[in-house]
The RNA shown here (Glycine riboswitch aptamer) has 108 nucleotides and comes from a Chloroflexota bacterium. The coordinates come from a structure-prediction model, not an experiment, and the mean pLDDT is 81. The model forms 91% of the base pairs in the Rfam consensus. Lineage of the source: Bacteria > Bacillati > Chloroflexota. The sequence was found by an Rfam model in a public genome assembly. Its Rfam family is "Glycine riboswitch aptamer". Gene Ontology term of the family: glycine biosynthetic process.

RNA sequence: AUGACGACUACCGAAGAGCACUGCCAACCGAUGCAGUCGCCGAAGGAGCAAGAUCCGAGUCAGCCGCCUCGUUUCGAAUCUCUCAGGCCCACGAACGGUAGUCCGACA
Numbered sequence: 001a002u003g004a005c006g007a008c009u010a011c012c013g014a015a016g017a018g019c020a021c022u023g024c025c026a027a028c029c030g031a032u033g034c035a036g037u038c039g040c041c042g043a044a045g046g047a048g049c050a051a052g053a054u055c056c057g058a059g060u061c062a063g064c065c066g067c068c069u070c071g072u073u074u075c076g077a078a079u080c081u082c083u084c085a086g087g088c089c090c091a092c093g094a095a096c097g098g099u100a101g102u103c104c105g106a107c108a
Stems, first nucleotide, its partner, number of pairs: 006103008018038001020037005039088003045084001046082003052075002056071004
């Protein structure tokens, strides 16, 4: 099930931060490209973690199990944190949201 959760596609919306400086190519100028110098942003992607749960060990006991306590293993979220990557005029991109559809099929 008149299809949840999830994934994908199209359209719409969607923030932040130097149109930084130096040199080279190009060039009317600028942008772009390459190399370097600092300064910044967080919402592609990536990484980190809390409570809690959990494996094991020890303590507790005359002894065993359980509870509890301590240590430790593993799992454990994000728009939090990091700033690797990415980004810092516009554009492109952009987490996330809305609309429409496609796939999957209850694994929520």